[in-house]
RNA sequence: GCCCGGUUAGCUCAGAUGGUAGAGCAUCAGACUUUUGAUCUGAGGGUCAUGGGUUCGAGCCCCAUAUCGGGCG
Numbered sequence: 001g002c003c004c005g006g007u008u009a010g011c012u013c014a015g016a017u018g019g020u021a022g023a024g025c026a027u028c029a030g031a032c033u034u035u036u037g038a039u040c041u042g043a044g045g046g047u048c049a050u051g052g053g054u055u056c057g058a059g060c061c062c063c064a065u066a067u068c069g070g071g072c073g
Stems, first nucleotide, its partner, number of pairs: 001072007010025004019056001027043005049065005
């Protein structure tokens, strides 16, 4: 230099054919418990890497950039 893949909640990851962004763990509250822990119930938490484009509508499609990983030379 070229090619491929990843980037979504604090962490690990889903998200069909473009149509209201989710799970587990963690955190917080409540229940239970002598207390902690465990268990059960609930709640909060998102600039979907960044900037543009297409579209009535984009996490998803297109372009550029950043960053991480892999391959080729």
The RNA shown here (transfer RNA) has 73 nucleotides and comes from Nematostella vectensis. Its mean pLDDT, the model's own confidence on a scale to 100, is 80.